[in-house]
Source information
This is a predicted structure of a 73-nucleotide RNA (transfer RNA) from Candidatus Nasuia deltocephalincola.

């Protein structure tokens, strides 16, 4: 050069075509306590790697690109 998986929130992960991107951690903010811790409640935080196509409608399907892991030589 091939070939196979992976990129989604500060990490760490689901979501396989439908009208609100779910959860846990952290973070902030009441509550609780003399305080702090743990508990509760709430809140924001993702333009789903980028770029292009398909489709009424894409994180999902296609083509390229980058970036990481892994087979193989």
């Nucleotide at each position: 050069a091939g070939c196979g998986g992976a990129g989604u929130a500060g990490a760490g992960c689901a979501g396989u075509g439908g009208u609100u991107a779910a959860c846990u951690c952290a973070u902030c903010g009441g509550a609780c306590u003399c305080a702090u811790a743990a508990u509760u409640c709430g809140a924001a935080g993702a333009u789903c790697a980028c770029a292009g196509g398909u489709u009424c409608g894409a994180a999902u399907c296609c083509u390229g690109u980058c970036u990481c892991c892994g087979c193989a030589a």
Lineage of the source: Bacteria > Pseudomonadati > Pseudomonadota > Betaproteobacteria > Candidatus Nasuia. Rfam family: tRNA. It is annotated as a transfer RNA. The RNAcentral record of the sequence draws on ENA and Rfam.